[in-house]
Context: one part of a larger RNA
RNA sequence: GAACGAACGCUGGCGGCAGGCCUAACACAUGCAAGUUGAACGGGAGUGUUUGGUAGCUUGCUAUUAAACAUGAGAGUAGCGCACUGGUGAGUAACACGUGGGAACAUACCUAUUGGUGGGGGACAACAGUUGGAAACGACUGCUAAUACCGCAUAAGCCCUAAGGGGGAAAGAUAAAUUGCCGAAAGAUUGGCCCGCGGAAGAUUAGGUAGUUGGUGGGGUAACGGCCUACCAAGCCGACGAUCUAUAGCUGGUCUGAGAGGACGAUCAGCCACAUUGGAACUGAGACACGGUCCAGACUCCUACGGGAGGCAGCAGUGAGGAAUAUUGGGCAAUGGAGGAAACUCUGACCCAGCCAUGCCGCGUGAGUGAAGAAGGUUUUCGGAUUGUAAAGCUCUUUCAGAUGGGAAGAUGAUGACGGUACCAUCAGAAGAAGCACCGGCUAACUUCGUGCCAGCAGCCGCGGUAAUACGAAGGGUGCAAGCGUUGUUC
Numbered sequence: 001g002a003a004c005g006a007a008c009g010c011u012g013g014c015g016g017c018a019g020g021c022c023u024a025a026c027a028c029a030u031g032c033a034a035g036u037u038g039a040a041c042g043g044g045a046g047u048g049u050u051u052g053g054u055a056g057c058u059u060g061c062u063a064u065u066a067a068a069c070a071u072g073a074g075a076g077u078a079g080c081g082c083a084c085u086g087g088u089g090a091g092u093a094a095c096a097c098g099u100g101g102g103a104a105c106a107u108a109c110c111u112a113u114u115g116g117u118g119g120g121g122g123a124c125a126a127c128a129g130u131u132g133g134a135a136a137c138g139a140c141u142g143c144u145a146a147u148a149c150c151g152c153a154u155a156a157g158c159c160c161u162a163a164g165g166g167g168g169a170a171a172g173a174u175a176a177a178u179u180g181c182c183g184a185a186a187g188a189u190u191g192g193c194c195c196g197c198g199g200a201a202g203a204u205u206a207g208g209u210a211g212u213u214g215g216u217g218g219g220g221u222a223a224c225g226g227c228c229u230a231c232c233a234a235g236c237c238g239a240c241g242a243u244c245u246a247u248a249g250c251u252g253g254u255c256u257g258a259g260a261g262g263a264c265g266a267u268c269a270g271c272c273a274c275a276u277u278g279g280a281a282c283u284g285a286g287a288c289a290c291g292g293u294c295c296a297g298a299c300u301c302c303u304a305c306g307g308g309a310g311g312c313a314g315c316a317g318u319g320a321g322g323a324a325u326a327u328u329g330g331g332c333a334a335u336g337g338a339g340g341a342a343a344c345u346c347u348g349a350c351c352c353a354g355c356c357a358u359g360c361c362g363c364g365u366g367a368g369u370g371a372a373g374a375a376g377g378u379u380u381u382c383g384g385a386u387u388g389u390a391a392a393g394c395u396c397u398u399u400c401a402g403a404u405g406g407g408a409a410g411a412u413g414a415u416g417a418c419g420g421u422a423c424c425a426u427c428a429g430a431a432g433a434a435g436c437a438c439c440g441g442c443u444a445a446c447u448u449c450g451u452g453c454c455a456g457c458a459g460c461c462g463c464g465g466u467a468a469u470a471c472g473a474a475g476g477g478u479g480c481a482a483g484c485g486u487u488g489u490u491c
Base pairs, nucleotide, nucleotide: 001491002490003489004488006487007486008485009484010483013363014362015361016360017359018358019356020355021321026319027318028317030316031315032314035080036079037078040077041076046071047070048069049068050067051066052065053064054063055062056061057060087274088273089272097198098197099196100195101194102193105191106190110187111186113184114183115182116181117180118152120150121149127142128141129140130139131138132137158167159166160165172179173178174177201245202244207237208236209235212234213233214232215231216230217229218228219227249271250270251269252268253264254263255262256261276297277296278295279294280293299310300309301308302307327353329352330351331350335349336347337346338345339344366396367395368394369393376387377386378385379384400432402427403426404425405424406423410418435480436479437478438477439476440461441460442459446475447474448473449472450471456463457462
């Protein structure tokens, strides 16, 4: 000098764009953050309309009842989604990441191709009844539907095979033209696996390793493999640093620097890991699953003491910690996602608004004229000098802010949270808008007073003990400016 996710002190007009718990991966009240489909299914509280009956009567209204039609909440079965999105960086020195290769794999939805979609069956929710429990949640009996479940038939492909043979599928819905369902093979996309190379420290860590290294048989996986297991062999790694220890998410990048390099890894993007701590599997195309399940631990809460409930490192918000970091906001209008044929529903993703000078950028706080060089202040050698064209005065302008009126784009037909916002026009009036640090040398900028090695200053050298340009104040000056200085950190 530059930089910062900064903090602190003093000060503070406006706008645009960005950024905002770096500390306790500490604990969390409350609300919301993942649903959707009636064109898969049984059913249907309730509501409305019409018609009929009954009662009251104010003879066209109220109540009730029955039927038909329409609409339809909540719950349930079933399908798809919930493995995406969003958060955090604890762990991890590792094929985790980056880059370049590889072979033994899977891939829901999507695209194009091809071959099918025949005929049956038994249940279980919901519901009804009974019943246990404080609750959470159950138990028993009975009824029922399906694109839920299970056989049978069929098999162009497909799988197994000792090549003889064997095995294995489907689901319908409806407005009648669509959309589904099953098998096979292909593509696309996404993912799993293996390897070369690359990027950190310590030798005051020198030996480490028994599923360890390799083989054979078997198992397991979507798949190769000590991945697992039985047996056999005794290997394998290591001063080109194994092992151990401490630290750390990695990268694109960011900062600095002429570069080489050094430091860093906030925001944005890619990958990884994690979801109160540890472990485990289930379902599924995909998880060993943040807002799923089970077990164990700690903690918190409820309890009728028998037993239960919970997990903000989602968005807000609270406490705590800390020098320090925001609203319990609006909207699905846009973009994107899930479901749906669609209408649409959901979406704290996202788009916006709020708060904060946290940063960057832009603008303003007026312009011209004005010497009696006014008054006042300061200083003085008492003549003056300086503040100083500065002010006043005169002549103008109106950016920004303010008031009034108009008023978007963002939305291909409709739909705008932002928002009566941006922007435009008109109006009034210099009107509402300047501070901070420094002035001994380095280093731009000097005098007076006070103090008297005191009080104090200080980045280094050093100032202060009676005339201090170095302390404190004032006047003046210098620098930067809605900021200025200090502290911290990096180059």
Small-subunit ribosomal RNA, 5' domain from an Alphaproteobacteria bacterium, 491 nucleotides, folded computationally. The sequence was found in a public genome assembly. The coordinates come from a structure-prediction model, not an experiment, and the mean pLDDT is 88. Its Rfam family is "Bacterial small subunit ribosomal RNA". Rfam links the family to the GO terms ribosome and structural constituent of ribosome. The source organism's lineage runs through Bacteria, Pseudomonadati, Pseudomonadota and Alphaproteobacteria.